Annotation
Large-subunit ribosomal RNA, domain I from a candidate division FCPU426 bacterium, 588 nucleotides, folded computationally.

Context: one part of a larger RNA
RNA sequence: AGUGUAUGGAGGAUGCCUUGGCGUCAGAUGGCGAUGAAGGACGUGAUAGCCUGCGAAAAGUUCCGUGGAGCCGGCAAUAGGCAUUGAAGCGGAAAUGUCCGAAUCGGGAAACCGUAUUGGGUAAACCCCAAUAAUUCCCACCUGAAUUAAUAGGGUGGGGUAAGCCGACCGGGUGAAGUGAAACAUCUCAGUAACCCGAGGAAAAGAAAUCGAACAGAUUCCCCCAGUAGCGGCGAGCGAAAGGGGAACAGCUCAAACCUUGUGUGUGUAAGCCUGUGAGCGUUGCAUACGAGGGGUUGUAGGGCUUGCAUGAUCGUUUUACAGAGCGGUCGUGGAGUUACAAAGGAAUUAGAUAACCGAAGGGCCUGGGACGGUCCGACACAGAGGGUGAAAUCCCCGUAGGUGAAAUCUUCUUCUCUCCAAGCAAGUUCCUGAGUACCACGAGACACGUGAAACCUUGUGGGAAUCUGGGCAGACCACUGUCCAAAGCUAAAUACAAGCUGACGACCGAUAGUGAAACAGUACCGUGAGGGAAAGGUGAAAAGCACCCCUAAUGGGGAGUGAAACAGUACCUGAAACCAUACACUU
Numbered sequence: 001a002g003u004g005u006a007u008g009g010a011g012g013a014u015g016c017c018u019u020g021g022c023g024u025c026a027g028a029u030g031g032c033g034a035u036g037a038a039g040g041a042c043g044u045g046a047u048a049g050c051c052u053g054c055g056a057a058a059a060g061u062u063c064c065g066u067g068g069a070g071c072c073g074g075c076a077a078u079a080g081g082c083a084u085u086g087a088a089g090c091g092g093a094a095a096u097g098u099c100c101g102a103a104u105c106g107g108g109a110a111a112c113c114g115u116a117u118u119g120g121g122u123a124a125a126c127c128c129c130a131a132u133a134a135u136u137c138c139c140a141c142c143u144g145a146a147u148u149a150a151u152a153g154g155g156u157g158g159g160g161u162a163a164g165c166c167g168a169c170c171g172g173g174u175g176a177a178g179u180g181a182a183a184c185a186u187c188u189c190a191g192u193a194a195c196c197c198g199a200g201g202a203a204a205a206g207a208a209a210u211c212g213a214a215c216a217g218a219u220u221c222c223c224c225c226a227g228u229a230g231c232g233g234c235g236a237g238c239g240a241a242a243g244g245g246g247a248a249c250a251g252c253u254c255a256a257a258c259c260u261u262g263u264g265u266g267u268g269u270a271a272g273c274c275u276g277u278g279a280g281c282g283u284u285g286c287a288u289a290c291g292a293g294g295g296g297u298u299g300u301a302g303g304g305c306u307u308g309c310a311u312g313a314u315c316g317u318u319u320u321a322c323a324g325a326g327c328g329g330u331c332g333u334g335g336a337g338u339u340a341c342a343a344a345g346g347a348a349u350u351a352g353a354u355a356a357c358c359g360a361a362g363g364g365c366c367u368g369g370g371a372c373g374g375u376c377c378g379a380c381a382c383a384g385a386g387g388g389u390g391a392a393a394u395c396c397c398c399g400u401a402g403g404u405g406a407a408a409u410c411u412u413c414u415u416c417u418c419u420c421c422a423a424g425c426a427a428g429u430u431c432c433u434g435a436g437u438a439c440c441a442c443g444a445g446a447c448a449c450g451u452g453a454a455a456c457c458u459u460g461u462g463g464g465a466a467u468c469u470g471g472g473c474a475g476a477c478c479a480c481u482g483u484c485c486a487a488a489g490c491u492a493a494a495u496a497c498a499a500g501c502u503g504a505c506g507a508c509c510g511a512u513a514g515u516g517a518a519a520c521a522g523u524a525c526c527g528u529g530a531g532g533g534a535a536a537g538g539u540g541a542a543a544a545g546c547a548c549c550c551c552u553a554a555u556g557g558g559g560a561g562u563g564a565a566a567c568a569g570u571a572c573c574u575g576a577a578a579c580c581a582u583a584c585a586c587u588u
Base pairs, nucleotide, nucleotide: 001587002586003585004584005583006582007581008580009579015573016538017537020509021508022506023505024504025503026502027501029498030497031165032164039100040099041098042055043054044053046078047077049075050074051073061094062093063092064091065090066089070082071081072080105114106113107112115133116132117131118130119129120128121127135162137159138158139157140156141155142154143153169200170198171197172196173195174194180187184233210216220247221246222245223244224243230238231237251490252489253488254434258294259293260292261291262290263289264288265287266286267285271284272281273280274324275323276322277321278320279319299468301433302432303431304429305428306427307426308425309424312331313330314329315328316327317326318325333422334421335420336419337418345417346416347415348414351411352410353409354408356404357403358402362377363376364375365374366373378395379394380384386398387397388396439463440462441461442460443459444458445457449475470485471484472483473482474481525532526531545572548559549558550557551556
């Protein structure tokens, strides 16, 4: 020095465990914010720090309910307190809520500095306290230029007008490239990613100027149709619709004609005031512009206007008297309604959400530190899901099955109150029925459709209709035939998503795994910054966490004691290997 055996050290694999993750499903819910959010800073305890809670009323205050003997959050204890006159805990409703932050009185290097007005504290000043003071939008009013009127502008008052945050889903705007085509340019990826704007609990779409040969009859979503018809350097690839079957179903309102009416302008003394006769009025009337109420909303065309017929009761009214005609109110009758079609409340009631409550049945002996094990004899079960308890428990504890429950707030079903609406038929007339629109040309986009024979849809530029004897469409175009009615708008459900909340589940992980994060982690640390980003779990049933003695400067150790165990001693379960020692044996 090596080999072997044994005993240790060091190390932290493995096994077992789980506080934490991951995923799926279902339900409820789908926003918060100038009444100051999200997120923070600084405070706040008998206490030095951190976490949690809270806000100068500061681990809390008030009321209501629940709860029923303990409590004063955690690391983590001590002192001192609270509580059956009901504490603590839990739920509902309130109060308080510093400073920053949209941050909004002004400023600002966030959590700071400074100002004005009014009121208060003080004898007064300084100082302190409370309230108010940004901009935008809407409404009303006052002022008011160039420029006469007017307008712009300025000001005052009123308004819970907006802003900012937030995971995905949704609509819109802008819009790639890696890639595929085995290269690459049309093409593809893809109208995807990304960025921006906007909204809601859903959004969007939506009651045919549809469809396409049959008649269907708003939209949306699913399964087929069908990888079909087609498109395509006819390459790579892209890829319908009609129709069928389902889910869910709901239809409406304006513009215009016409009537009434308000205001402005023009005309201008009578053309007017429902009709007839008489009287009376005339700032009437007519035209036009902008409003308001009624009316009206469609394609088998519909509506208006005029005339005729029809149309409950009653009251009022149309300059006036009488007659007629018309209009309006009330009652009756019928219908509808708060998600569209008008709109706001109240009461009762149903079911739920936010705390809770009741909830069956086991003992002996043995082993053991400990019984939940073994054994003997029993019980419950609409409960033998699960977890805990000193080992493995239906009957020990929490629960589970099954039942019960709300003062308060919220959601919801239904009813009442309440609110709103209500007249047709026939003939005539030709008044209305969405204009820089349809359509055309050029350039694009979008349609499964790449310019193609390329319709249909959208529109940048230019041109530019008709008015029901009208207009669009049926894949160039024309005819015939059919079908629909653009140029205004609203609309529930079926559909999408899941941050946060609740519940259930898993041939998901088990500490190099599973989230980056089982632990005070988006922390420590790195970076000027955007940003990057860890490591780190386990004593024991219970701290019973080793009183006391000894060695030592300390660490550490030896006794003693606790414990089932201390080679379980906080460097703590198990404790592999590399590596390092010691003893012995052998080899050289």
Model confidence (mean pLDDT): 82 of 100.